The RNA shown here (small-subunit ribosomal RNA) has 1422 nucleotides and comes from a metagenome.
The coordinates come from a structure-prediction model, not an experiment, and the mean pLDDT is 86.
The RNAcentral record of the sequence draws on SILVA.
RNA sequence: AGAGUUUGAUCCUGGCUCAGAACGAACGUUGGCGGCGUGGAUUAGGCAUGCAAGUCGUGCGUGAAGCAGACCUUCGGGUUUGUGGAAAGCGGCGAACGGGUGAGUAACGCGUGGGAACCUGUCCUGGAGUUGGGGAUAACCCUCCUAACGGAGGGCUAAUACCGAAUGUGAUGAUUUGAUCGCAUGGUCGAGUCAUCAAAGGCGGCCUCUACUUGUAAGCUGUCGCUUUAGGAUGGUCCCGCGUCCCAUUAGCUUGUUGGUAGGGUAAAAGCCUACCAAGGCGACGAUGGGUAGCUGGUCUGAGAGGAUGGUCAGCCACACUGGGACUGAGAUACGGCCCAGACUCCUACGGGAGGCAGCAGUCGAGAGGCUUCGGCAAUGGGGGCAACCCUGACCGAGCGACGCCGCGUGGGGGAUGAAGGUCUUUAGAUUGUAAACCCCUUUCAGUAGGGAAGAAAUGCGUAGUAGUUAACAGCUAUUACGUUUGACGGUACCUGCAGAAGAAGCUCCGGCCAACUCCGUGCCAGCAGCCGCGGUAACACGGGGGGAGCAAACGUUGUUCGGAAUCACUGGGCGUAAAGGGCGCGUGGGCGACUUGGCAAGUGAGGUGUGAAAGCCCCUGGCUCAACCAGGGAACUGCGCUUCAAACUGCUAGGCUUGAGGGCAGGAGAGGAAACGGGAAUUCCCGGUGUAGCGGUGAAAUGCACUGAUAUCGGGAGGAACACCAGUGGCGAAGGCGCGUUUCUGGCCUGAUCCUGACGCUGAGGCGCGAAAGCUAGGGGAGCAAACAGGAUUAGAUACCCUGGUAGUCCUAGCUGUAAACGGUGAACACUAGGUGUGGGAGGCUUCGACCCCUUCUGUGCCGCAGCUAACGCAUUAAGUGUUCCGCCUGGGGAGUACGAUCGCAAGGUUGAAACUCAAAGGAAUUGACGGGGGCCCGCACAAGCGGUGGAGCAUGUGGUUUAAUUCGAUGCAACGCGAAGAACCUUACCGGGGUUUGACAUGUACAGGACGGAUUUAGAAAUAUUUCUUCCCUUCGGGGUCUGUACACAGGUGCUGCAUGGCUGUCGUCAGCUCGUGUCGUGAGAUGUUGGGUUAAGUCCCGCAACGAGCGCAACCCUCGCUCCUAGUUGCCAUCAGGUAAGGCUGGGCACUCUAGGGGGACUGCCGCCGAUGAGGCGGAGGAAGGUGGGGAUGACGUCAAGUCCUCAUGGUCCUUAUACUCCGGGCUACACACGUGCUACAAUGGCCGGUACAAAGGGUUGCAAUGCCGCGAGUUGGAGCCAAUCCCAAAAAGCCGGUCUCAGUUCGGAUUGCAGUCUGCAACUCGACUGCAUGAAGCCGGAAUCGCUAGUAAUCGCUGAUCAGCAGGCAGCGGUGAAUAUGUUCCCGGGCCUUGUACACACCGCCCGUCAAGCCACG
Repeated sequence: AGAGUUUGAUCCUGGCUCAGAACGAACGUUGGCGGCGUGGAUUAGGCAUGCAAGUCGUGCGUGAAGCAGACCUUCGGGUUUGUGGAAAGCGGCGAACGGGUGAGUAACGCGUGGGAACCUGUCCUGGAGUUGGGGAUAACCCUCCUAACGGAGGGCUAAUACCGAAUGUGAUGAUUUGAUCGCAUGGUCGAGUCAUCAAAGGCGGCCUCUACUUGUAAGCUGUCGCUUUAGGAUGGUCCCGCGUCCCAUUAGCUUGUUGGUAGGGUAAAAGCCUACCAAGGCGACGAUGGGUAGCUGGUCUGAGAGGAUGGUCAGCCACACUGGGACUGAGAUACGGCCCAGACUCCUACGGGAGGCAGCAGUCGAGAGGCUUCGGCAAUGGGGGCAACCCUGACCGAGCGACGCCGCGUGGGGGAUGAAGGUCUUUAGAUUGUAAACCCCUUUCAGUAGGGAAGAAAUGCGUAGUAGUUAACAGCUAUUACGUUUGACGGUACCUGCAGAAGAAGCUCCGGCCAACUCCGUGCCAGCAGCCGCGGUAACACGGGGGGAGCAAACGUUGUUCGGAAUCACUGGGCGUAAAGGGCGCGUGGGCGACUUGGCAAGUGAGGUGUGAAAGCCCCUGGCUCAACCAGGGAACUGCGCUUCAAACUGCUAGGCUUGAGGGCAGGAGAGGAAACGGGAAUUCCCGGUGUAGCGGUGAAAUGCACUGAUAUCGGGAGGAACACCAGUGGCGAAGGCGCGUUUCUGGCCUGAUCCUGACGCUGAGGCGCGAAAGCUAGGGGAGCAAACAGGAUUAGAUACCCUGGUAGUCCUAGCUGUAAACGGUGAACACUAGGUGUGGGAGGCUUCGACCCCUUCUGUGCCGCAGCUAACGCAUUAAGUGUUCCGCCUGGGGAGUACGAUCGCAAGGUUGAAACUCAAAGGAAUUGACGGGGGCCCGCACAAGCGGUGGAGCAUGUGGUUUAAUUCGAUGCAACGCGAAGAACCUUACCGGGGUUUGACAUGUACAGGACGGAUUUAGAAAUAUUUCUUCCCUUCGGGGUCUGUACACAGGUGCUGCAUGGCUGUCGUCAGCUCGUGUCGUGAGAUGUUGGGUUAAGUCCCGCAACGAGCGCAACCCUCGCUCCUAGUUGCCAUCAGGUAAGGCUGGGCACUCUAGGGGGACUGCCGCCGAUGAGGCGGAGGAAGGUGGGGAUGACGUCAAGUCCUCAUGGUCCUUAUACUCCGGGCUACACACGUGCUACAAUGGCCGGUACAAAGGGUUGCAAUGCCGCGAGUUGGAGCCAAUCCCAAAAAGCCGGUCUCAGUUCGGAUUGCAGUCUGCAACUCGACUGCAUGAAGCCGGAAUCGCUAGUAAUCGCUGAUCAGCAGGCAGCGGUGAAUAUGUUCCCGGGCCUUGUACACACCGCCCGUCAAGCCACG
C1' cells in the first nucleotide's frame, strides 16, 4: 500500500466481496508447563442453605451454667453466701460507609468552567463551662391471651436514658448606635439595652489543703467523655455558561404556565407552595411529542480527522420485589430499617403471620455462553472500644475455565546404501529425506529427594530511660533503646542433587484474490463456496491418499466494531450524457458583500496564570532471570476560566467617496402582455343557375356520396376557426410561450452624453405569484380537425397502422388543476482567461461628404477553433476553463415515485415519501466485430434473357420410416441421401440363429515336453473340428541351434465406447480477395493508422494522394495440357515424288516431304497506331497475327469459421471385455415393404419409331489376359485358336449422321414395365439373391400442381465409346471424342459474397436479445 467482480476487449461511474487490527466472546478439532490479568453481556427472572454490621461492662440495672463454703435432707436433692460471668435488656456510637446492579433517566443526569443564599457527626485549633434537683421505664417477678408471630394487665429498679431549675464566655432575635467597604439591594467589624437557650458522667492515681483520720471522703490531679461558642478541615446541597443520540411521515407547546406583590416553607436562593395582579414564556439556532440510552476518565480502530464503544479499574448519578410514604438521625426519604398498597413464595390450628441474594458462595430457569456453597483477617482499609480485643464474603489469597496477554519446553550435533514402507512415474527414476535407524552430547519444564525466603511494620507486654502535666518521685500522656509477640498464601517462590531423550504437537489451508500440486474415487450426483465461481468421465475447486504452505499450545469457524470505504468527502466527492439543477419568477428569515478615515476590541493573534483527579496512552529509569505485569519521574491531556498586550483581517460604531446598484435626460428595435374594433383567402353548410353519371378514396379496394341530380362550375348568403407569401439557427419574454391589420392601456430591454442618490448589493430555506397540452365545473359557441365509437379494408387474428364517417374536445367568458423529454437534459450573480467568421439592434469614425464599403465600440444570437477541462463524447468569453458567494439536489439495481401517514384538489390526481424482500450487478462513453425488412459502391448462371430438365409415370439406386432373430455401422440444411461402397449369392460381414475353441486366426519372450509341419487316407458331422492309418525336416564344433507342434506363464485380440481427449486426412464459406506483422505516429485505454480516400482491375491488380514507411501469407506468374510454328528424331506411324505389285489395300522396295508421334525452342508483351484518361494506372477502337488483352482447360485453396466429418482406412490418450464384447464354422440377414423423400434411367413419340444400305473418332485396356479369320446357334453364346507383353495384334461394331423404304397421330409399328416359357454365361453354389438371350405378354405414361435444378461456347443439349472395381453383375462413377445451339437491354428485386458508412440494449453475435398474458398452487379484495 491494495486486490477480485459488470465487457469479446477498454476507460469511467458504482455497488458487493477479501486481505488488517480488536473482543467480558461462543462453537469445532487438539491440548505440556508457568506468570499476570479476566470470567452471568440474555430474565432488574425466581431463590433452598450458610455467611456478608456490629461493638462498648471504662454509661446502667439484672445476673444463667459452673466452682467454693455453710445449713437442711426422705440421701433423690433442696436452701443460702461467695465467686463466676453467659444471655437478653436500657443506653451510646456505627448501621447513610464499604459491597452489588444499570432497570429508570435525553436530565443541570453527566462532563467542563464558574457562582452563592447554605449544612457538616466524628477530626484539628482557640475561648468558656460541666452547679443543683426531679419523676419514670425496659430487663426482672406475678397473672393472662395466642397455633405461631406476638401481646395485655399488675408490681420492683438503674443510668452518659428522660424532664424542670441555676449560670451565659457566647449564640440567636429585637432595638439604639459607631466605623468601614461597595455598582444598587447591601456587606463586614464593633459598642449598649432587653428577651430566649446549656451540660453527664465513667475510669485511674494522690493526700498539698479540709473532714473523720487505718484509710477513705470532700478535695486535688490525670484521662476518656459532656455543654456552648469562634475558626479550620472534610463531606454535602443549590444555581448558571457551554457540550451531550435518532425521527419533521412529531410543528406548534404551555395556565403554576412566565413575571410581580404578600404570606408560607427550607439548612439554603427560587412558583418550591398558596392568594391576588399582569399576560406572558418556549419554538425552524428544532419547542412539544415519539424512539433509544446510565454519563465520564477511558477502550478499540484509524496516518490523522473521525467512527464505534463505556466490560474489568477510577469519578459521578440512579436503583434495591413493584408503586407510594414518612420516621430516626449530622447525614437516608435508608440493599441486609419502619408503614401502606400490589404481585409472588412459604408457614398456619384458616383466625392470622413470615419473606425480599442487582452483597459472597451456591441453586433453578431462559440461553451459544461465564467459576468454589474454599482459606484467612497475616497485610491494606473500615466500624466499635481507653485498651486488650471483637467484627469485616471490603480485602488478601488459593481453586476452576487455553477466555486473553506474555514467557518456556516438546531436544542438540553428526549421520547416505540416499534403508524399508508410502506416494508418483515416461519404469530410467523421483519424492518423503538427514527425515529415520545408528553414534556422540545436553537436561530447561514436568518427576523425585533435600534446603528454603521476602511479604512483619506496628500494637500490646517487659526492662531501662527522656520530656510534659501535677503538691507529687503516684498516675497519666508523648517519646527513645533493647527484648518479646503476629503469615491465610505455604514448605509456596527460589536454590541444589538424581535419573533418562526420557513424559509433552496440533490445527487450518494448497483455482484466483493468497504462500502452497499431484494420484485415485465421484460424474451437475455426492458435495464445496468469503466474492468470482467449481462438479454433466481425464476436477490442482467435491471426498480420500501422498506431498507442500502457514500458524503453533493452539488452529480454524461464527458473531460484532473500526479500517480498507475519498462508499456522507471538515481534512477529502459530485450533479450536460453514469445517481443528481428546483418548470420559472418576486421576495421574508438566513448566508455573503466595493473604496476610504477615525474609534472600540466581540471574533482573531501573542504572553502570563488557574484548572484540566488518579489510573491509562507516550518518553526515561527501576523491580520480578526476560516479557506480560508492576513501581518512580517526566511529558501530554489539542479544553475551559481569568488577565495583560496587539489592531492587519472579519465584526461593531461615527464619517467620507463613486466604480457596484438605482434614478433623471435624449434616442432606438421588437410575434412582450391586456382589451376593443376591423380585414381578406380557404374549408364546410344553405339558396339559385349551368350540367350529367359518376364522385370519392387506396398499394389495390370497399364502406360512403350520387338520377329526390352528386362531383365539376357560376352567382348569392350564413357561420366558426386559423392568419399563406413576408419568414430568416431573425425578434421579444423570467419561464410556459408569442406571428393578419388599426387604436387604447401597459411591462421589460438596448444605445449615447451627462447630472443626481450614495453600497441602497448578490443569493434566497419557508412563503407568494406565473405556469404548454390534456383534464374538471358553469355558461356560451361549434366551420374544420378529431380521442371514444361505428363501418370498410389489411391480417392467422387486427379491439392497430390505411379508408369513410363521427362525439367529447379543440374556440370564448369565469374558476379549478399545477404537471411535461417544463431540455441547452447545463441554477443564479460577479470577475478573469487567444482568436476567426456570420447575423439582429444601436452609437461613433472615415467617406463621391452617400443611407454603400471599410474601421472602432456596446448589446443580443449562431458556427468554427487555442490554452485549459473532461471517463470519453465533447465544452471552449453564451464554458462543461480559472476563482468567489448563495440556493437546490445525489449516494448500487429492483421493490417504487409504490405503501402508510400528512397535506392540496370537485374529481382525475398532485406534493412529501419508506420498509420487508431480492440481485452482483444496474449504468456512462468509446472500441472491434456481427446483424438490420439502414444507406452508398461492386461482383457471382444470383436474378433477368434463353435452352434443357426435376417435381406427375414405370423402373433403378440411396435415405427416412416401418417390419424383423438380424434387417451391421457411419453420413443428416446448403456442405447426408447412385455418400463411405472402384461393384453384399458364399467370402466380403462388422449383424442374427445355431455348432465349436480358450496362450487363442495373428506378434514377441521364457520354461518344459515332443519330432516334425505338411501331404495322402478312414470314420462321425452341416461344416468347423475331432479321429484312424501311411509317409515325412535343415544346420552342427554333437553340447546344441533354427523351424514347427503341445503344455504353462507373461501376453495376444476387440469394426467394443469416447471424432466433445487427439494426430492425420477431408468437406464448407471460396479460387471469395482477403488475412496479418515490424517500426513509426495517434489515443489514458480497448484500439486506430498502414488496409481509408480519388481512379482502375478478375484481383489489397496497378496508379495517384495521404503519418505513415516497409514486409509476410494470399492474387498474379512460374507447372501440366489444348491451340500456331520451327528444330531434332523417323518405327510399330505416314506415303507427295520414283519403282514393283493387287480384285482392293503403304501390300513391297524406297523415302521422312506431309500427317502423326515426343523431346526441345519460338510466339502475346496493351509491344504498335488512334481516341478517352491526370502527362498516370488503365479503358475503348484498330492494325498485324494461329491466338489479344488472364487465349481455353487443369493442378494450385491465405488467416480462419462450423467442438463440421471420420476412433469402421490408418495412428493414438483414456476407458471397458478376457472360456468373451476375442476366434472359427454352417445357415440366414444387409436384397424385407402400407408408405415418404433425394439422385438417376427410359419414355410419353413424326426434328420420331422400325427396316436396309453407308461414312467419320478420341481416349483407353489386354498373358490365371485381349482374342481375329473360320465353323455352329435366331440369339445370349459355343467351338477353335492366327496374332499380340502391343503407335505392330485384339477388345472394336462407334453412335447420332447420310441415302433409301415403311409407319400417319393411334395408348399407336409410341412406350417398354410386369409376367410365363425356353435358354446362355460366370461361379463349389444363381431358391432367398446375378447378368444376358429368344419367344410370348404388353402396364403406367399423351410433356407433368405448388415448387425447384443445371448451363454464357466448342458451353447447354444430344450421340455413342473406354476404363477402374470385378469370377460374374453398371441405368452409378471416372474419362473420351462426334454433332452442336439460344440468350445476356441490364442490376429494381431473390440468394451468396467484397469494400465504405450508419444504428444497436446483439458478442453463444438476429436461429441474438427480450416484453406481457396464460398455464399449477396459495393469499387478499370485489
Rfam family: Bacterial small subunit ribosomal RNA. Its family is annotated with structural constituent of ribosome and ribosome in the Gene Ontology.